[in-house]
RNA sequence: UAAUGUUUCCGGGGGUCGGUGUAAUUCCGAACCGGCGGUAAAAGUCCGCGACCCAAGUGAAAUUCAUUUGGUUGACUUGGUGAAAUUCCAAGACCGACAGUUAAAGUCUGGAUAAAGGAACAUAU
Repeated sequence: UAAUGUUUCCGGGGGUCGGUGUAAUUCCGAACCGGCGGUAAAAGUCCGCGACCCAAGUGAAAUUCAUUUGGUUGACUUGGUGAAAUUCCAAGACCGACAGUUAAAGUCUGGAUAAAGGAACAUAU
């Protein structure tokens, strides 16, 4: 350095004030937040990954569970510096799965003691 394996290991932030109302942290005005890998240089918006959902395959005393593959799933411009930046600096924008709820949720509750991924250790070269 690469491969394989192991694990009581780590692994998502943010709703406050005012308004309306029978009722809203869900609506309206203002507010607040930004997972993981990559990259000529640091990214919510570039290229990919993950939660939910759909389809097919495989395994198992089985209308369920596990797993693999495929599909689906949001959003950025302008100016500046520079060898190099849609990543930095300045300004102005934009976006946010699924289920639940006395009323519609990025911020509340839930699947989630999950997952992407990371770390440590072991083995052999």
A computed fold for a 125-nucleotide RNA from an Actinomycetota bacterium, annotated as FMN riboswitch aptamer (RFN element).
The coordinates come from a structure-prediction model, not an experiment, and the mean pLDDT is 78.
The sequence was found by an Rfam model in a public genome assembly.